The part of an RNA shown here (small-subunit ribosomal RNA, 5' domain) has 507 nucleotides and comes from an uncultured Lachnospiraceae bacterium. The full RNA is in RNAcentral, with records from ENA and SILVA. Its mean pLDDT, the model's own confidence on a scale to 100, is 86.
Context: one part of a larger RNA
RNA sequence: GGAUGAACGCUGGCGGCGUGCCUAACACAUGCAAGUCGAGCGGAAAUUAUAGUGCUUGCACUAUAAUUUUAGCGGCGGACGGGUGAGUAACGCGUGGGCAACCUGCCCUGUACACAGGAAUAACAAUGAGAAAUUAUUGCUAAUGCCUGAUAAGCUUACACUAUCGCAUGAUAGAGUAAGAAAAGAUUUAUCGGUACAGGAGGGGCCCGCGACUGAUUAGCUAGUUGGUGGGGUAAAGGCCUACCAAGGCGACGAUCAGUAGCCGACCUGAGAGGGUGAUCGGCCACAUUGGGACUGAGACACGGCCCAAACUCCUACGGGAGGCAGCAGUGGGGAAUAUUGCACAAUGGGGGAAACCCUGAUGCAGCAACGCCGCGUGAAGGAUGAAGGUUUUCGGAUCGUAAACUUCUAUCAACGGGGAAGAAUAAAAUGACGGUACCCGAAUAAGAAGCCCCGGCUAACUACGUGCCAGCAGCCGCGGUAAUACGUAGGGGGCAAGCGUUAUCC
Numbered sequence: 001g002g003a004u005g006a007a008c009g010c011u012g013g014c015g016g017c018g019u020g021c022c023u024a025a026c027a028c029a030u031g032c033a034a035g036u037c038g039a040g041c042g043g044a045a046a047u048u049a050u051a052g053u054g055c056u057u058g059c060a061c062u063a064u065a066a067u068u069u070u071a072g073c074g075g076c077g078g079a080c081g082g083g084u085g086a087g088u089a090a091c092g093c094g095u096g097g098g099c100a101a102c103c104u105g106c107c108c109u110g111u112a113c114a115c116a117g118g119a120a121u122a123a124c125a126a127u128g129a130g131a132a133a134u135u136a137u138u139g140c141u142a143a144u145g146c147c148u149g150a151u152a153a154g155c156u157u158a159c160a161c162u163a164u165c166g167c168a169u170g171a172u173a174g175a176g177u178a179a180g181a182a183a184a185g186a187u188u189u190a191u192c193g194g195u196a197c198a199g200g201a202g203g204g205g206c207c208c209g210c211g212a213c214u215g216a217u218u219a220g221c222u223a224g225u226u227g228g229u230g231g232g233g234u235a236a237a238g239g240c241c242u243a244c245c246a247a248g249g250c251g252a253c254g255a256u257c258a259g260u261a262g263c264c265g266a267c268c269u270g271a272g273a274g275g276g277u278g279a280u281c282g283g284c285c286a287c288a289u290u291g292g293g294a295c296u297g298a299g300a301c302a303c304g305g306c307c308c309a310a311a312c313u314c315c316u317a318c319g320g321g322a323g324g325c326a327g328c329a330g331u332g333g334g335g336a337a338u339a340u341u342g343c344a345c346a347a348u349g350g351g352g353g354a355a356a357c358c359c360u361g362a363u364g365c366a367g368c369a370a371c372g373c374c375g376c377g378u379g380a381a382g383g384a385u386g387a388a389g390g391u392u393u394u395c396g397g398a399u400c401g402u403a404a405a406c407u408u409c410u411a412u413c414a415a416c417g418g419g420g421a422a423g424a425a426u427a428a429a430a431u432g433a434c435g436g437u438a439c440c441c442g443a444a445u446a447a448g449a450a451g452c453c454c455c456g457g458c459u460a461a462c463u464a465c466g467u468g469c470c471a472g473c474a475g476c477c478g479c480g481g482u483a484a485u486a487c488g489u490a491g492g493g494g495g496c497a498a499g500c501g502u503u504a505u506c507c
Stems, first nucleotide, its partner, number of pairs: 001507004006503005013376006019369002021334001026332003030329003035076003040073002043070013083287003093211007102204003107200007115149004124139006155180005161174005185192003213259003220250003225247008262284004266277004289310005312323004340366001342365003348362001349360004379409004389400004413448001416442004423434001451496005456477003462491005472479002
């Protein structure tokens, strides 16, 4: 000198764009943050219309039809999006490869199909238990829920064969025998779905080379350890697991142990090489009170799912139950320190739905904060009697100083009045949170808007008074003991400016 997610002191006019718990991965009141589909299903309720019955003559009941709502079953989505950085020195990350060792819902393309049956169960009803959370028994019912059979171009498995190829196991293609596995309908007249197989796209899984912290005052470490065989397991290779066998494997090119740490694109600095950092934004990883576990599913060992254990909090009729903000706001606490319990789904995107639409604290916006960067303003021109006043003085003067007054002019910002968007997609119409915002026009007043640090040298900028090694200053050298340009105040001056200084940290 540059930089910062900064803080502190003094000061503070406006706008645009950004940024805002770095500390306690501390504990959390309250509200919201993941639902949707009635065009999958059977019910229930409400309204309306029609018909019938009863009659108390304007109500009740029954039936049918239509519309609306929806607890439950079922489907898809809750594995995305959002948060945090505790753990992790690791194939976690980066980069380059490999899978002849793999998976893939929704989406796209192609081919071939969808035949016939069955048994349940929630809802509901009845009877119970319980303070509650909830739950038991019996009975009834539906489906795109579940099961059985048929069919099988293609698929899987077993057996044996041919051709081509390769990278060892083998891969691809073809024909054969045997066994095996599918499906679902809905609304309506056009679609949306269902099943199998193949390909694609996008997504994921596993393996390997290389790369990136500190300590040797850590030198030896290792028994599923290293390898093999058989078996198991997985979508898949593999001590991943298991039985047996062998005795290996790693290490001064730093194993093991200990400390620290999410990694990268990037960011800061620097001429560069380097050094430092890993906030915001983007990619990957890990975690969801702590520890463990699986279930469902295309995908999780699952933040707002389940089970167990632990700590904590709450309810309780003491028998037993409920909870998890490292989602958005917000509260307490910690701290030098970090914001609103806001508006809207209008846009972009996501989930569901045929659609209308619903949901979306993602997102778009607004609020707060000079926290940062950038821009603008606080007036402009003229104006000497060099006014008054302040300071100083050798008492002549010098200086603040064209500065002010005064004259003329202008109106950026703010304030006032009027108009007023784009962002909105479509054949047309309708649809804007922001917002009467941005922007435009008008009128009118110099009115409402300057501070902070410094002035001994480094280092731009000097005098007076007070103080008297006191009070104090200080980044270094050093000032202060009676003439202090170094302390305090004043006048003057220098620097930067809505900021200026200080502190901390990095280069």